[in-house]
This is a predicted structure of a 345-nucleotide part of an RNA (large-subunit ribosomal RNA, domain IV) from a marine sediment metagenome. RNAcentral holds the full RNA, with entries from MGnify. It matches the Rfam family "Bacterial large subunit ribosomal RNA".
Context: one part of a larger RNA
RNA sequence: AGAGGUUUAAGGAACUCGGCAAACAAACUCCUCGUAACUUCGGGAGAUGAGGUGCCCAGUGCCAGCAAUGGCGUUGGGUCGCAGCUAAAGUUUGCUAGUCGGCUGUUUAUCAAAAACACAGGUCCAUGCAAAACCGAAAGGUGAGGUAUAUGGGCUGACGCCUGCCCAGUGCCGGUAAGUCAAAGGGAUGGGUCUUUUAUCUUCGGAUAUUAGGCUUUGAACCGAAGCUCCGGUAAACGGCAGCAAUAACUAUAAUUGUUCUACGGUAGCGAAGUUCCUUGUCGGGUAAGUUCCGACGUGCACGAAUGGCGUCACGAGCUAGCAACUGUCUUGAGCCUCUACUCG
Numbered sequence: 001a002g003a004g005g006u007u008u009a010a011g012g013a014a015c016u017c018g019g020c021a022a023a024c025a026a027a028c029u030c031c032u033c034g035u036a037a038c039u040u041c042g043g044g045a046g047a048u049g050a051g052g053u054g055c056c057c058a059g060u061g062c063c064a065g066c067a068a069u070g071g072c073g074u075u076g077g078g079u080c081g082c083a084g085c086u087a088a089a090g091u092u093u094g095c096u097a098g099u100c101g102g103c104u105g106u107u108u109a110u111c112a113a114a115a116a117c118a119c120a121g122g123u124c125c126a127u128g129c130a131a132a133a134c135c136g137a138a139a140g141g142u143g144a145g146g147u148a149u150a151u152g153g154g155c156u157g158a159c160g161c162c163u164g165c166c167c168a169g170u171g172c173c174g175g176u177a178a179g180u181c182a183a184a185g186g187g188a189u190g191g192g193u194c195u196u197u198u199a200u201c202u203u204c205g206g207a208u209a210u211u212a213g214g215c216u217u218u219g220a221a222c223c224g225a226a227g228c229u230c231c232g233g234u235a236a237a238c239g240g241c242a243g244c245a246a247u248a249a250c251u252a253u254a255a256u257u258g259u260u261c262u263a264c265g266g267u268a269g270c271g272a273a274g275u276u277c278c279u280u281g282u283c284g285g286g287u288a289a290g291u292u293c294c295g296a297c298g299u300g301c302a303c304g305a306a307u308g309g310c311g312u313c314a315c316g317a318g319c320u321a322g323c324a325a326c327u328g329u330c331u332u333g334a335g336c337c338u339c340u341a342c343u344c345g
Base pairs, nucleotide, nucleotide: 001340002339003338004337005336006335007334008333010331011330014329019326030052031051032050033049038043040158054079055078056077057076058075059074060073061072062071063070064069080084093324094323095322096321097320098319099318100316101315105117106116121156122155123154124153125152126151127150133142134141135140159311160310161309162308164241165240166239169238170237171234172233173232174231175230178229179228180227185222190217191216192215193214194213195212198209199208200207201206242260243259244258245257246256269303270300281297282296283295284294285293
């Protein structure tokens, strides 16, 4: 010095990011009494809290048993101690509020257990059965020996009150007159080459033009589906939900008016929030003193309604603030025990 244990006057969280760690307390566990707000009437609740417990004597009730006796109580009195579950083992501190998540559950085997995942419930989409979806070159299989109260997928996440406006963009669904549009079909036209007919020229080898055909190549018009353009629908589809001026008989503010833009301009509720930069916002509460906390306000840098909004009983090794009790966390150190490190032998 480290690890483990133990005691500590007075104070009692002043420690610290934070009561982390530790301790104590209540002695928890048994019996009796008694128990708040709130509540989904089940809970909350073992709430919180108060009392009891030994031994002796007398009486008394019930049960089992033929009985002896055993078991379960109950009333009164007495008696000893500081202390009677006299303790070996056996341990949920309690309360007041807030936040998030309804709950039991699941998770990063080996730094994260949570507010993350799941969940019952809600809703949307797909699917009529040889189902959709998925695995597989295929055969085949799962779905399912099921059949829309079924199965698959997406989002939300108990319950309560609710879930506003926008279909311009993107997506999806439906429609389809017209435009556009592939291969295929179609073959106009032009080219190459070979054979052939005729004419002209000829240095007699051939050349040029022309006629009929073969092979080959080029490939126009025309015809031609879905899709796209187009026309509608759809937001618990992806998503979005403005600005600038002026105005009331103090001032301030603006119910009101004007104007620009837009598909429509944020409704209810909530709000310095787990979201608020400015910010330790302002006011109130709690403290002697409070950047945190609680209640309000609203000027929401940059909340907002199933990427759900706002509440909410119960629950949580979650997070935040406070109180009681308690303590070596601290004021502020100290003593002792065990093991180790270290020094010497």